[in-house]
RNA sequence: UGAAUUUGCUAGGGGUGCUUAAUUGCUGAGAGGCCUGUGCCGACCCUUUGAACUUGAUGUGGAUAAUCCCAACGCAGGAAAGCAAUGUAAAUGAACU
Numbered sequence: 001u002g003a004a005u006u007u008g009c010u011a012g013g014g015g016u017g018c019u020u021a022a023u024u025g026c027u028g029a030g031a032g033g034c035c036u037g038u039g040c041c042g043a044c045c046c047u048u049u050g051a052a053c054u055u056g057a058u059g060u061g062g063a064u065a066a067u068c069c070c071a072a073c074g075c076a077g078g079a080a081a082g083c084a085a086u087g088u089a090a091a092u093g094a095a096c097u
């Protein structure tokens, strides 16, 4: 000097399910509030090294009271950025032995 890693700031992207008489119960990072506008805000997650999210899908297999609840699909398609700090590996130069 400086791949990586980690963190911060600003900007942007995204989802909000099933069930019960009932915040009742289940999973999860997140299933919230306002409002009635295919909306806004908060939290959460993700931002090309992209499985956040979405299409395929009113799909397939396995479970469940039920549901992307789990798995495959998936080296399939689409999908939203910059700066700063920290600084390892490696490389170069100098000095000494």
Stems, first nucleotide, its partner, number of pairs: 001090001006085005011047004017026002032041003053078003060071003